[in-house]
Context: one part of a larger RNA
RNA sequence: CUCUUGUUAAGGAACUCGGCAAAAUGACCCCGUAACUUCGGGAGAAGGGGUGCUGAUUAAGAGAUUGAUCAGCCGCAGUGAAAAGGCCCAAACAACUGUUUAUCAAAAACACAGGUCUCUGCUAAAUCGUAAGAUGAAGUAUAGGGGCUGACGCCUGCCCAGUGCUGGAAGGUUAAGGGGAGCUGUUAGGAGCAAUCCGAAGCAGUGAACUGAAGCCCCAGUGAACGGCGGCCGUAACUAUAACGGUCCUAAGGUAGCGAAAUUCCUUGUCGGGUAAGUUCCGACCCGCACGAAAGGCGUAAUGAUUUGGGCACUGUCUCAACAAGAGACUCG
Numbered sequence: 001c002u003c004u005u006g007u008u009a010a011g012g013a014a015c016u017c018g019g020c021a022a023a024a025u026g027a028c029c030c031c032g033u034a035a036c037u038u039c040g041g042g043a044g045a046a047g048g049g050g051u052g053c054u055g056a057u058u059a060a061g062a063g064a065u066u067g068a069u070c071a072g073c074c075g076c077a078g079u080g081a082a083a084a085g086g087c088c089c090a091a092a093c094a095a096c097u098g099u100u101u102a103u104c105a106a107a108a109a110c111a112c113a114g115g116u117c118u119c120u121g122c123u124a125a126a127u128c129g130u131a132a133g134a135u136g137a138a139g140u141a142u143a144g145g146g147g148c149u150g151a152c153g154c155c156u157g158c159c160c161a162g163u164g165c166u167g168g169a170a171g172g173u174u175a176a177g178g179g180g181a182g183c184u185g186u187u188a189g190g191a192g193c194a195a196u197c198c199g200a201a202g203c204a205g206u207g208a209a210c211u212g213a214a215g216c217c218c219c220a221g222u223g224a225a226c227g228g229c230g231g232c233c234g235u236a237a238c239u240a241u242a243a244c245g246g247u248c249c250u251a252a253g254g255u256a257g258c259g260a261a262a263u264u265c266c267u268u269g270u271c272g273g274g275u276a277a278g279u280u281c282c283g284a285c286c287c288g289c290a291c292g293a294a295a296g297g298c299g300u301a302a303u304g305a306u307u308u309g310g311g312c313a314c315u316g317u318c319u320c321a322a323c324a325a326g327a328g329a330c331u332c333g
Base pairs, nucleotide, nucleotide: 001328002327003326004325005324006323007322008321010319011318014317019314027051028050029049030048031047036041038151052073053072054071055070056069057068058067059066060065074078086312087311088310089309090308091307092306093304094303098110099109114149115148116147117146118145119144120143126135127134128133152299153298154297155296157229158228159227162226163225164222165221166220167219168218171217172216173215177211178210182206183205184204185203186202189198190197191196230248231247232246233245234244257291258288269285270284271283272282273281
């Protein structure tokens, strides 16, 4: 000097990103216990008192023993040999118990009961497999698959123009196939002195019209489908603001609720609270750069090794360091 421990005057978080670490709380009995609440909880809330040994009296019991009352004894101190909750006030998120990155993340992420949409009538849909076959299910719409949301409470607004899905089938477009007009090749034959020309049937090639489904175009519906939810100008008898008006555009122009928020750039916004002093925190305001209603909105008791702020208790975290024990470090072996 390092590590593992123990103790510490006065102060008591001044340490630090942050009370990290440590300290403190702790058992049993009695008293007592708030807001809030889904009436179950919250709750071991909080907070307070008691606890040794000896003797006496007394109650219960068959007894061991236990309880109550009183007196005495010792110590600074009586729960214990040990094991053995810190608590409170607020806020955020997630309802909850649960699950997860085996080996840097346990969470606000996943799941969840509940909600809703959608597919599926059974040889079900869906999934695996080339198939046979299997799962679904020895189930049958109170069932099974998929998507989104995520207890509960109050709710869930407007837009179907685009995209998707569902339905429709008049018209347009549209494949193979059907169809076969026409054209071409070949040549019995005919014409010609010849070169060559014409050319039936058959065979072969090519092939127009016409016919021809779904789909697409088209017509509707549909948002707890993918998604979207405006701009400019003016106006009130102080000023300011604009209930009001005008105008342009749109499929429709953001409703309720919330809001500097896990979302706010400007920003340490402004005001209030807390502090001597507060970029954090809490309560408001609303100018929402760029909240918003099942990619749910807003609340919410309980729960949480979650996140944030404050307080009590407590302490070597610190002011500021000291001492002690053990193990190393160093020397010899």

The part of an RNA shown here (large-subunit ribosomal RNA, domain IV) has 333 nucleotides and comes from Xylocopilactobacillus apicola. The RNAcentral record of the full RNA draws on ENA.